[in-house]
RNA sequence: AGUUUGAUCCUGGCUCAGGAUGAUUUCUGGCGGCGUGCUUAACACAUGCAAGUUGAACGAAGCUCAAGGGAUUGACUCCUUCGGGAAGAUAUUCUUUGAGACUUAGUGGCGAACGGGUGAGUAACACGUGAGCAACCAACCCCUGACAGUGGAAUAACAACGGGAAACCGUUGCUAAUACCGCAUAAUAUCCCUGUAUGGCAUCAUAUGGGGAUCAAAGAUUUAUCGGUCAGGGACGGGCUCGCGUCCGAUUAGGUAGUAGGUAAGGUAACGGCUUACCUAGCCUGCGAUCGGUAGCCGGACUGAGAGGUCGAUCGGCCACAUUGGGACUGAGACACGGCCCAGACUCCUACGGGAGGCAGCAGUGGGGAAUAUUGGGCAAUGGGGGCAACCCUGACCCAGCGACGCCGCGUGAAGGACGAAGGCAUUCGUAUUGUAAACUUCUUUGGAGAGGGACGAAGAUGACGGUACCUCUCGAACAAGCCACGGCUAACUACGUGCCAGCAGCCGCGGUAAUACGUAGGUGGCAAGCGUUAUCCGGAAUUACUGGGUGUAAAGGGCGCGCAGGCGGCCCUGCAAGUCGGAUGUGAAAGAUCAAGGCUCAACCUUGACAGGCCAUUCGAAACUGUGGGGCUUGAGUGUCAGAGGGGAAAGUGGAAUUCCUAGUGGAGCGGUAAAAUGCGUAGAUACCGGGAGGAACACCAGUGGCGAAGGCGACUUUCUGGCCUGUUACUGACGCUGAGGCGCGAAAGCUGGGGGAGCAAACAAAAUUAGAUACCCCGGUAGUCCCAGCCGUAAACGAUGGUAACUAGGUGUGGGUAGUGGUCAAGCUAUCCGUGCCGGAGCUAACGCAAUAAGUUACCCACCUGGGGAGUACGGUCGCAAGGCUGAAACUCAAAGGAAUUGACGGGGGCCCGCACAAGCGGUGGAGCAUGUGGUUUAAUUCGAAGCAACGCGAAGAACCUUACCAUGCCUUGACAUAUAGGUAGUAGUGAUCUGAAAGGAGAACGAUCUUAUGGAAACAUAGGAAGCCUAUACAGGUGGUGCAUGGUUGUCGUCAGCUCGUGUCGUGAGAUGUUGGGUUAAGUCCCGCAACGAGCGCAACCCCUAUACUUAGUUGCCAGCACAUCAAGGUGGGCACUCUAAGUAGACUGCCGUCGACAAGACGGAGGAAGGUGGGGAUGACGUCAAAUCAUCAUGCCCUUUAUGGCAUGGGCUACACACGUGCUACAAUGGCCUGAACAACGGGCAGCGAAGGAGCGAUCCGGAGCCAACCCCACAAAUCAGGUCUCAGUUCGGAUUGCAGGCUGCAACUCGCCUGCAUGAAGUCGGAAUCGCUAGUAAUCGCGGAUCAGAAUGCCGCGGUGAAUACGUUCCCGGGCCUUGCACACACCGCCCGUCA
Repeated sequence: AGUUUGAUCCUGGCUCAGGAUGAUUUCUGGCGGCGUGCUUAACACAUGCAAGUUGAACGAAGCUCAAGGGAUUGACUCCUUCGGGAAGAUAUUCUUUGAGACUUAGUGGCGAACGGGUGAGUAACACGUGAGCAACCAACCCCUGACAGUGGAAUAACAACGGGAAACCGUUGCUAAUACCGCAUAAUAUCCCUGUAUGGCAUCAUAUGGGGAUCAAAGAUUUAUCGGUCAGGGACGGGCUCGCGUCCGAUUAGGUAGUAGGUAAGGUAACGGCUUACCUAGCCUGCGAUCGGUAGCCGGACUGAGAGGUCGAUCGGCCACAUUGGGACUGAGACACGGCCCAGACUCCUACGGGAGGCAGCAGUGGGGAAUAUUGGGCAAUGGGGGCAACCCUGACCCAGCGACGCCGCGUGAAGGACGAAGGCAUUCGUAUUGUAAACUUCUUUGGAGAGGGACGAAGAUGACGGUACCUCUCGAACAAGCCACGGCUAACUACGUGCCAGCAGCCGCGGUAAUACGUAGGUGGCAAGCGUUAUCCGGAAUUACUGGGUGUAAAGGGCGCGCAGGCGGCCCUGCAAGUCGGAUGUGAAAGAUCAAGGCUCAACCUUGACAGGCCAUUCGAAACUGUGGGGCUUGAGUGUCAGAGGGGAAAGUGGAAUUCCUAGUGGAGCGGUAAAAUGCGUAGAUACCGGGAGGAACACCAGUGGCGAAGGCGACUUUCUGGCCUGUUACUGACGCUGAGGCGCGAAAGCUGGGGGAGCAAACAAAAUUAGAUACCCCGGUAGUCCCAGCCGUAAACGAUGGUAACUAGGUGUGGGUAGUGGUCAAGCUAUCCGUGCCGGAGCUAACGCAAUAAGUUACCCACCUGGGGAGUACGGUCGCAAGGCUGAAACUCAAAGGAAUUGACGGGGGCCCGCACAAGCGGUGGAGCAUGUGGUUUAAUUCGAAGCAACGCGAAGAACCUUACCAUGCCUUGACAUAUAGGUAGUAGUGAUCUGAAAGGAGAACGAUCUUAUGGAAACAUAGGAAGCCUAUACAGGUGGUGCAUGGUUGUCGUCAGCUCGUGUCGUGAGAUGUUGGGUUAAGUCCCGCAACGAGCGCAACCCCUAUACUUAGUUGCCAGCACAUCAAGGUGGGCACUCUAAGUAGACUGCCGUCGACAAGACGGAGGAAGGUGGGGAUGACGUCAAAUCAUCAUGCCCUUUAUGGCAUGGGCUACACACGUGCUACAAUGGCCUGAACAACGGGCAGCGAAGGAGCGAUCCGGAGCCAACCCCACAAAUCAGGUCUCAGUUCGGAUUGCAGGCUGCAACUCGCCUGCAUGAAGUCGGAAUCGCUAGUAAUCGCGGAUCAGAAUGCCGCGGUGAAUACGUUCCCGGGCCUUGCACACACCGCCCGUCA
């Protein structure tokens, strides 16, 4: 920082960003330096190497050389009798002596106990730190002193023989030494005896005397040394002891017999139960023994601000181990990694009798594992062993190899280069972006390649590394970039694909057709020879809180008390100095860290110096505080004493009311019970009333946020016993106190055991009801139990959800118990004070709510408890219990929340107030019938599509025979019926078009047959070239009533013409928010008034607009006609007039303005006057913020998707009109308030030229003929009807009703078959007022009557309007529905059509 919520604050967990690693793994990989590399199987190991050296300790053997001798050979030379002879080099061999600083198996010496590896074991004096040894050792090295005389006996090697497969061994014989053993000498050694002095820490130590006893030695080499022995000292190294520190578990609470101590002895280098004998019975442990688990410890490493937490690779110190276990030997040193013995396991050899072996040394192999290297070079350096030394040995070490495992450094080019190439990608098609990036120009050469030179590391000789580092020259931008991410956290965005699929994901979460979250691409961001992942640790996490948290409601106060240990503790004086504080000294290894310098070109790395570091030790000091010793004090605490209140506790007894039962009487049909009933009781006498009795339990009134008690709890009265508390007084003690882990005790109800008791009540059980069911709620019964005694249990929302004690910190007001003062001496009261118990409230605190002297405030001390939700107060173990069960008390797994307080809404079969034809009161309907119309369903090739509770259903549709038309069948067209553009073509072209085919569309097609314009030429006709229009072809595209109303605009419905919805500033609140807008009145209204931390404002309300009701003014034709006149059968017909009606423009009028009453002196309400109209006069238009992902892609527009010889276009025919049914909306009726017939009267709104259509005529009629007049206050539609008057019908399926059907006609229209309307005659169905249910309407309204219009060729019972006649009722707001305001609850917020629990799948 993200994540719980609609939002908020808090609590709280989860998650992320950082750093780190001996790492792992995906993808990728240029160079160098410095580091680093089996964390797992202390698993098993082939092979080689890792500890030897010394011949100046010794014998022996061998080799070489020299000399001598013997044997063989016999070059050359000489002699020769030619047979040979002499001498004799050389070579071979044997032997003697000597030499070589020669080699070596053995004896001897030193080393092998170091160095190197590993971390199994170990919770320990193992390690760290600091002390001690008066209780010790010490080879090699250094210093000092002294000494080395004289003898002896063996034994390897070797030889012979023998055994064995081998390893190896035996017997006999010979021999040397610096091997071994005597004797001598010797003390400052050791032991014994005995003095003196000094010191200390108990044993004692040191120094210095005397006497006695005992113990040494080795030579080599050849002149220089190296060794040997004894003694003392030093140095290095070790042994032992002690203080302190050092993981987890109490679901490990007791452990221990050599155990603890003593005496004596033994043993050891040395102390010691180390061992043994005897004696004692101790010793360790809640400050955690013992047991179990885990672990090498440290310097240090990582992280962190620090305190801490985690780790203990590499390097360094210590320890432990060396196949497992045990044991000793040798030695200065081992109980010994490359020694021995025994036992076990394993491997190998074997002749089966026996033998051999130990990589946790360096390499290496197998195995295990996510995972970790070469069977390399060299002793040149450093270091080690041996040697006098040369030198030898050294897988220690120095180097190289492998691995991006880590850290550090470098490179993959640098500069210039377009309003910007190509390509990619996006696009609103304009462009944007990749991008100065590239190309191109100029330049450079680190790494790399080739060539030359060439180190330091070594003071002289010696260099594995290494012809390496480094330097110089040449080459040429040439050979060298990836990985991850891009929804938020978290830097970085678009397109396509996909469609809850495939997939992603650290957390929240993405994906269901427009995904910045999946996959790919382009772009971008980050890091870079690496980058991501995984794992682990610290951090963030104040999320174990020492620094630095909490516990009323979020997790968390033990149910309550007493009290051991422990922790903490009043005032004054004084001593000590354990804590504390300060100084000094010692130590705190090196490396690391920090700082400062320096060396590798820098850095990493390395070197040098400095500083720092302890709960450490010793010592010196200080004395305030804590502690401790001593002395004192009284205020804390306690005791005494005088009064006091009380349901405090225990036991025994007593009382009255009531219930039930028994008994007796009266009485006679019911009682009881419930919302209503029934079960039940009752004529065998109930209930009711009354008398008497039995028994058990509980104690009305008093009674009170009154009393008492630690809590649980305690309630009639009396007595006895008993605990605590309070007030006053201040006599006594003199800190005796507070808290309190364990422990002990008390502890409601229910339950358990045994014994009593049992009236009422009442789990279980049973019956009756209720109910879909009712294992419940209600009712009739009823057993445990409830009561008593004794004993268990030990838990509760045991709550103030608040542990105890002490102190301090504003007030106000009750109440219980005291005391003092005051108040006529005594009552109420008042004042003060102490102890309880309540309420309100300030500061302060708190997340808020709230708490607030009875704190949740400010402090101190002690105890208990908490650390996300679930799993779970479960399991296991232990313990208690008779049992039930209690106490203690996990984990696996799972979720990203669970939760607290408050806020705004919505909701409630919560409350209050108030509206509305909401109910009620009325009038008329619907629901039943027939028909009309719409819908569902069904059917169909198609019955096109949409609308769906109110708010779809006479709705879109103000009008489907064709058309409309979107549907179906069939026949046709393919740049298309329509638009734009480009390119090409086009005179017999465009166009017209007889005729044929066809249902039409379409197809075929004779014939006729063009126009305009520019340029040039020409007088012109005209010609040539080009253009326009049209047509054809081709390409872009057209077209779509195809999809998505959940991608949209626009429009509309609805809540609702309901009175609401908001804002600015201020104020309040940590905040969401609140206030304003709530409250008191009032209104149709958030309308107005008053009040108020609010003051104002906006959208709504109202008003402004239109119609209507009255009047006036103006105007007077096409309207009107009072008076005057003319004319007529009649008619404003005519002259004339504009008074009236009317028309249509303006004005006036109504504002609670006036009066009275009420109200608060307000707003306003009621009544009245006047007025045509009265409190909004009536009607209309007008619809706030928003809700319903409401409706519409088929009015229109539009994104995206889909289609393109079809989902487009044309045509004919059909369908939208179907019909077992169901629903909505209507019309007409069922009749007499009526039907029919005759006669008579009165409207308004409107419409009319492809029109309305008069008179007159024909027809029963629809209608036809006719055509005057009228573009209309003129003419026409046009007779209004109900009504009135008269007549008739007489209660019936009718003279009601008109469906259905037949026949004959009329009209519109290309065309009335599917499928129009009208007329006449005939036919004459259902229906006699409609079940449950349901709708409209409050006045010119309902009801009823007709008239007009839009659409329209024709086709209304629908729709929109108009006027005529013209009611009833409203007590009222309990209820139903909807709405407004306030308030309350809430686990809801997709908001009750919510949420959520259990079972099953």